[in-house]
Molecule: Bacterial RNase P class A
Organism: Candidatus Saccharibacteria bacterium 32-50-10
Parts: sequence; structure tokens; C1' cells
RNA sequence: GCAGUCCACUAGGUGAUCGCUUGGCUUGGGUCAAGAGGAAAGUCCGGGCAGUGUAGGACAACGACAGUCGCUAACAGCGACCGGAGGUGACUCUAGGGAAAGUGCCACAGAAACGAAACUACCCCGAUGCUACGGUGUCCGGGAAAAGGUGAAACGAGUGAGGUAAGAGCUCACAGUCUGCCAUGGUGACAUGGCGGAGAGGUAAACCCUGUCGACUGCAAGGAGGUCUGCAUAAAGAGCUGUCCGCUCGCAGGCCGAUAACCGCUUGAGUCAUCUGGUAACAGGUGAAUUAGAUAGAUGAUCGCCCUCGACAGAACCCGGCUUAUCGGUGGGCUGCCAAG
Repeated sequence: GCAGUCCACUAGGUGAUCGCUUGGCUUGGGUCAAGAGGAAAGUCCGGGCAGUGUAGGACAACGACAGUCGCUAACAGCGACCGGAGGUGACUCUAGGGAAAGUGCCACAGAAACGAAACUACCCCGAUGCUACGGUGUCCGGGAAAAGGUGAAACGAGUGAGGUAAGAGCUCACAGUCUGCCAUGGUGACAUGGCGGAGAGGUAAACCCUGUCGACUGCAAGGAGGUCUGCAUAAAGAGCUGUCCGCUCGCAGGCCGAUAACCGCUUGAGUCAUCUGGUAACAGGUGAAUUAGAUAGAUGAUCGCCCUCGACAGAACCCGGCUUAUCGGUGGGCUGCCAAG
């Protein structure tokens, strides 16, 4: 210099005027301050909070998840590592328990799709025709899964030798796969080595088996009830999957009222800076600031100036993640190649 890979940050600036929401001050007329995002989005996971019964136990059903170790309030998230796949590499991807429990399924093509199976080619230890006796033929019978062809996959171990009519893990040697035990290293997944054994198709994002976890409803949650009438009177019934146990409660209706208000509402497992521990996720200490809170829903409009001419997009109870959208710009780590020193 070129090509690449992985992160982090940013998301037009500025002035004037007129408005909007919230808060403070103030002699109600003003004045001052603050006022969307990295995703506020999708509402896909996990929690807080609230109500349902004090939300409890066992079994079943249903659902979710699935390498190991750690982090966390929790997670299907995150970090590090292991195994597998791709890349020269930096690095990226990985729904990654069990197919030697059982059942099911394997389209099309193909002779045959997990039961076995003979289309072509091969063989004749069979039958039979011809024969020059060397052989040769068959709309016959059989052998053979090694070769061809089809397919995502062909019966599930490659190469060589033996073996045979022809063949075949049929047998042997070496290599490889899986698996049991042992040794060493590692917290562990696992790795390396030794000895022994085995021949087992794929599919669990099919049923299923194993293990772990899981009540339901969502801020339009919820914050308020009072009184009268009817029925019931200790046993039934009701209480957000079923059964059993345990627990709680009388049930139904009418009228009045709260409620277009106010609270919940934003101080929070929060943010920023710095130090310590840890490879990291993260945890702890110290310090600082308090930074939208509407409820038909504010965060805008107009006119200028400058530049590289500005993407996706608008809070609605809160928080941690994931996923998706995003014009451009900036910075950093690392890799490969080329050149020079």
C1' cells in the first nucleotide's frame, strides 16, 4: 500500500420568533429550568410490581429447555472453554442429551429404501441344445451385494493379500470408526496413550425416553366500599387445567357512591467517573449528578446562516436480554499478501 476480520463511538450544527408538557419561584401577570432512542420498535424470552386464596404439597396432563464450568434477581441471556463444520489466517457458524429401549417414517428416481432385494454386467459347483470336443448358446434354474446405473441415503470399515465357479470382514495384516476398562492431564465437558471388544443406515425442528424448570391474569393491573332484599344454616357449594391432601370463604340480586379526577408514575437489581478482584461475563469500594412522565396523549412550527446536505425511526408501569430497521461518518485491535529498511 492492497485485501480482509472483529469491536467501540456518533446519528447535522447554530440564531431569532411563536407555541406545547412538567416542575420551581412569584404581588396571577409573568419568569426560570427540564423535555425521546440506539433501537423508544417487535412484544419474542426472563424478572420486579399488582390482583386472584396465605399461590402450598404429591401425582397426572400440558409446555419450554438441553455440551461443560462460571455470571446473574432471573432467563431460552451473557462470558470462558470443550466437541463438530468452514476459512491460508484474523475469525465465523453450531436446536450440541438419548437412534446398541420401543413404535413410526425415508418423497422422486431406482430392480430394491431397512423387510430385504438380481435391472445391466459377473459365475455355472445345475438343467438342456449344438459341437470341429477347444468350446458355445438359453424368454430355464440357481449363485453372488464385489462392479455399473438411480438416489439425500443402497445394507454400511478403507487398502492390500488370501480365498472362490464367481464373489463377499468370508479370513488375515495394516489404517480408521464406535465402545468398555485402565493410566496421565484437566474443577469439568474432554484430550492423549495402553489393553480388550463390536460391526451398529438416517430421522427425536416424528411419537417417545432421560434430566431440569414452569400457577393464571397484566398499569385499561390495582388503590372502595356502604346499605337493603331473597336463599342456605354446618353439610353441600365456591375459590384461574385434572385427581387427592391441605388452606380460605356463606351465595345471589337491587340501590347509592367512588371514577372523564387523584394515586400507582418514575430514585431505579439505575447512570457517570475512578479504584480493587476476576482472562471475561461480572462483583465490590469511593465519589458525583438527579436527567421526560403525558392520559386524546407535550417534546413542535416558521424564517435565516454554515457544512460533508443529514438514515431508521416517537416514550405510555419499570428493569435485564434477544431479534429486526438504520443515509453516512470516526476511532481502535488483529490477519493475509506485496514492497522497502